[in-house]
């Protein structure tokens, strides 16, 4: 060069046929439980989804485009 996956929350992941609040787990932080600490129970706070552009009443999701990251594969010299 060529063809495939994936980028969503501090990590790690889920998101149906496009459809009206973006979820869950760990962590984090408050409280309860214990002499107490760790489990374990409660609750809170966190992401306008990898940039852009496009389609559309409506995009995490569909198209184009770039960046990152992974895998698989060739021709030439």
């Nucleotide at each position: 060069g060529g063809g495939c996956c994936g980028u969503u929350a501090g990590c790690u992941u889920a998101g149906u046929u496009g459809g009206u609040u973006a979820a869950a787990g760990c962590a984090u932080c408050c409280g309860g439980c214990u002499c107490a600490u760790a489990a374990c129970c409660g609750g809170a706070g966190g992401a306008u989804c990898c940039g852009g552009g496009g389609u559309u009443c409506g995009a995490g999701u569909c198209c184009c485009u770039g960046a990152c990251g992974g895998c698989c594969u060739a021709c030439c010299a």